[in-house]
Context: one part of a larger RNA
RNA sequence: CACCGCCCGUCACGUCAUGGGAGCUGGCAACACCUGAAGCCGGUGGGCUAACCGCAAGGAAGCAGCCGUCGAAGGUGGGGCUGGUGACUGGGACGAAGUCGUAACAAGGUAGCUGUAGCGGAAGCUGCGGCUGGAUCACCUCCUU
Numbered sequence: 001c002a003c004c005g006c007c008c009g010u011c012a013c014g015u016c017a018u019g020g021g022a023g024c025u026g027g028c029a030a031c032a033c034c035u036g037a038a039g040c041c042g043g044u045g046g047g048c049u050a051a052c053c054g055c056a057a058g059g060a061a062g063c064a065g066c067c068g069u070c071g072a073a074g075g076u077g078g079g080g081c082u083g084g085u086g087a088c089u090g091g092g093a094c095g096a097a098g099u100c101g102u103a104a105c106a107a108g109g110u111a112g113c114u115g116u117a118g119c120g121g122a123a124g125c126u127g128c129g130g131c132u133g134g135a136u137c138a139c140c141u142c143c144u145u
Stems, first nucleotide, its partner, number of pairs: 003108001005105001008101002011098001013095004018090003023085006031077004039070001041068004047063003052059002111132009
C1' cells in the first nucleotide's frame, strides 16, 4: 500500500501441546493383619559342665534345651501419592491459502459496550436493566480568548 481499507465467528485441511475418559499398566512411601531368620535381652532350666568354694556330698557360676519381647526378609489386604498408556471426546495455539456469511471499526448503514435471560449454521439476534469510552442538530449552565 490509507474504505477496492480493516476486521469477527462457525466450518474444512494440517501440525503441536493439553483437559475429560470405561479402563489397562508401572513406581514410591506408609498403614493393618499373618508368618518370622540371625542376634541381643528377659524368663525357665528336671538335662549337662574343667577353672571358684568345699576333703566329699554339694554349692556357686555357667551351658544345652524350652518360652517370651524386639526383630530383617516374606505373604495378604484396603487405601494414599505419582508416572505411562487408552476407544472416544472437549476446547486451545499456529499455518500459505480455502468455505459461509458481515458482527465490530466512520451515525460501520439497527450507535456501541455491558450484567442477565431466551434463541440461532456462525459471527450474532432479541428482551429487561446499566454505562458513554456515541455522531448530528438545537437549547441551557460554566470556563477561556